[in-house]
Context: one part of a larger RNA
RNA sequence: CGCAUCAGGUGGAUGCCUUGGCGGCAACAGGCGAUGAAAGACGUUGUAGCCUGCGAUAAGCCUCGGGGAGCUGGCAAACAAGCUUUGAUCCGAGGAUCUCUGAAUGGGGCAACCCACGGCAUUCGUGCCGUAUCCCGCGAUGAAUCCAUAGUCGCGGGAAGCAAACCCGGGGAACUGAAACAUCUAAGUACCCGGAGGAACAGAAAUCAACCGAGAUUCCGCUAGUAGUGGCGAGCGAACGCGGAGUAGCCCAAAAGUGUGUGAAACCUAGAAGAACGGUCUGGAAAGUCCGGCCAUAGCGGGUGAUAGCCCCGUAUUCGAAAGGCCAAACACAUGAAAUUGAGUAAGGCGAGGCACGUGAAACCUUGUCUGAAAAUGGGGGGACCAUCCUCCAAGGCUAAAUACUCGUUGCCGACCGAUAGCGAACCAGUACCGUGAGGGAAAGGCGAAAAGAACCGCGGAGAGCGGAGUGAAAUAGAACCUGAAACCGGAUGCGU
Numbered sequence: 001c002g003c004a005u006c007a008g009g010u011g012g013a014u015g016c017c018u019u020g021g022c023g024g025c026a027a028c029a030g031g032c033g034a035u036g037a038a039a040g041a042c043g044u045u046g047u048a049g050c051c052u053g054c055g056a057u058a059a060g061c062c063u064c065g066g067g068g069a070g071c072u073g074g075c076a077a078a079c080a081a082g083c084u085u086u087g088a089u090c091c092g093a094g095g096a097u098c099u100c101u102g103a104a105u106g107g108g109g110c111a112a113c114c115c116a117c118g119g120c121a122u123u124c125g126u127g128c129c130g131u132a133u134c135c136c137g138c139g140a141u142g143a144a145u146c147c148a149u150a151g152u153c154g155c156g157g158g159a160a161g162c163a164a165a166c167c168c169g170g171g172g173a174a175c176u177g178a179a180a181c182a183u184c185u186a187a188g189u190a191c192c193c194g195g196a197g198g199a200a201c202a203g204a205a206a207u208c209a210a211c212c213g214a215g216a217u218u219c220c221g222c223u224a225g226u227a228g229u230g231g232c233g234a235g236c237g238a239a240c241g242c243g244g245a246g247u248a249g250c251c252c253a254a255a256a257g258u259g260u261g262u263g264a265a266a267c268c269u270a271g272a273a274g275a276a277c278g279g280u281c282u283g284g285a286a287a288g289u290c291c292g293g294c295c296a297u298a299g300c301g302g303g304u305g306a307u308a309g310c311c312c313c314g315u316a317u318u319c320g321a322a323a324g325g326c327c328a329a330a331c332a333c334a335u336g337a338a339a340u341u342g343a344g345u346a347a348g349g350c351g352a353g354g355c356a357c358g359u360g361a362a363a364c365c366u367u368g369u370c371u372g373a374a375a376a377u378g379g380g381g382g383g384a385c386c387a388u389c390c391u392c393c394a395a396g397g398c399u400a401a402a403u404a405c406u407c408g409u410u411g412c413c414g415a416c417c418g419a420u421a422g423c424g425a426a427c428c429a430g431u432a433c434c435g436u437g438a439g440g441g442a443a444a445g446g447c448g449a450a451a452a453g454a455a456c457c458g459c460g461g462a463g464a465g466c467g468g469a470g471u472g473a474a475a476u477a478g479a480a481c482c483u484g485a486a487a488c489c490g491g492a493u494g495c496g497u
Stems, first nucleotide, its partner, number of pairs: 001496006008489002015482001016446002020417002022414007029406002031162002039101003042055003046079002049075003061095006070083003106115003116131006133159009166197001167195005177184001181231001207214002218245005228236002249398003252342001257335006267325003271319003277292003281288001293310002295299001301313003347371008357383001378393005433440002453481001456468004
């Protein structure tokens, strides 16, 4: 040095576990905000820090209800001082307080800071209230300029900002595909802006159909990858009709409706009652074994020293609200816009856009521009256009449901994950850290049934670490703690060289 074996070290794979995730179902909720939100800063407990809660009344104050013996939140024990059957801690509902920043709104500002003015009160320290902008309404005042108007001032009402997706509208790419590329595609997608609601949009035929008829809108399954469209390339891609979900019609004149209030039961926001087991053996421990019982409208689930219907929490079932919420019909009061039947409209020319439809034979819808009717004896449509026929009545408005989504609440479920997985985050994570910034973004779970977390002794630097002793079923479970693979590291023994 090599090979083999053994016991170790290192390391943290694997197994098992789960407090956390992921996906769904049902129901609810679908907003919060100048009565100051969302998000924060700084404070706040007897004792330093962080988290949680709270706000100078500061882990809390008041009222009402629940509950019934301990309690003074967690990491996190200890000490101190207290509270509590005159019902505390705790749970629910309502209320009070609620520093400073933040739409932030008295002015300023490098957010959590600085500086004011007016009124009232004042113990003279200060305290309370008001003072932004825009819009609407009302009133006062009032220029150039006579009247007036602008302006100014006051009062009343409203708005603003935030929020996951869904929705409507205004704008609107490129990569890419076409095996290059320009029309085309990607795609009216991404993205930006505005606006609204719990849904939004649409909506009661100037619609379709085809000589039979249907009868608002929306959504789903077909029709159908069909008819079409298309450098007829790549691609794009209907409708009629049928089957379903769900159905609701109205108004401009009388309204429909809208708002507020009243509003039963049920339900939601705390809870309450709730059946039935003992022995034996093994074991550290019984829920396991064996023996014999019992309950069950309860053998869902979880816990307990191993696997428990009958030990505990629960579960089936039944019951429960002072307060707040939700809620049908009905009733009361208030309100009730626009519009008097739709003219600079329909239609036409030019230019665009939307329709599955790229200008095409291109109807239909929208309109930038130029023209510009008729008046129900009228007008639109039936895919150029004309006739006949059929059908409908534009240029005013409202409208539930079926549909879309999930920041969130409650309950339940999973041939979903099980710590390199599952959310980035099971752990004090959008943290540490990186970046001027926009932004990027981790690692990190497990002693034991119970801390019983190793008194005491020894070596040692008043160490680190180790050896005894002790606890424990186990300490090669000792906190660098379940299991403890491999790489890697030496040690011992044997053999070989």